Lysine riboswitch aptamer from a chicken gut metagenome, 156 nucleotides, folded computationally. Its Rfam family is "Lysine riboswitch aptamer". Rfam links the family to the GO term lysine biosynthetic process. The RNAcentral record of the sequence draws on MGnify. Model confidence (mean pLDDT): 80 of 100.
[in-house]
RNA sequence: UUAUAGAGGCGCGGCUGCGAAAAGUAGCGGGACAAAAGAGGCAGGUCUCUCCCCCGAAAGGCAAAGCCGCCGAAGUUUCCCUCCCCCCUGCAAGGUCGGAAGCUGGGUACGGCGCGAACAGCGUUGUAACUGUCAUCUGCGGAUGGAGCACUAUAA
Numbered sequence: 001u002u003a004u005a006g007a008g009g010c011g012c013g014g015c016u017g018c019g020a021a022a023a024g025u026a027g028c029g030g031g032a033c034a035a036a037a038g039a040g041g042c043a044g045g046u047c048u049c050u051c052c053c054c055c056g057a058a059a060g061g062c063a064a065a066g067c068c069g070c071c072g073a074a075g076u077u078u079c080c081c082u083c084c085c086c087c088c089u090g091c092a093a094g095g096u097c098g099g100a101a102g103c104u105g106g107g108u109a110c111g112g113c114g115c116g117a118a119c120a121g122c123g124u125u126g127u128a129a130c131u132g133u134c135a136u137c138u139g140c141g142g143a144u145g146g147a148g149c150a151c152u153a154u155a156a
Stems, first nucleotide, its partner, number of pairs: 001156006009071001011070006019062001027055001029053004038049003041091005074104007083095002105131002108128008133146005
């Protein structure tokens, strides 16, 4: 250096979905009032809007539990691209198939920021300990430092 195998642990991802939330919301039907301004991310528009009664969701996000595949597992940022997007058209924002480059050893807690309907959850960032591994030092307790293009074993 190459090949094969392997380890980390509240480890990673995928699938199914008990359940909560979304929400007594959107919307259907019935009734009342009103006709202007304003609002609906932005622009434009010939769309919508309030109150009462009845009925009453879904998507995306989360997730008990189980199963499967795994250990750059995988995640994320930027750019390009495909498609979706709830009044319409365009744009933005958001989501998404694929690609390129960059970053991250791993999870946890707390704070900031962002996504999100959300006191859920997620992402990012900072701090703090924890943890696997290697290197150096050591008073053998540990300390400091490194990165997964790493580490361990075997073979060449």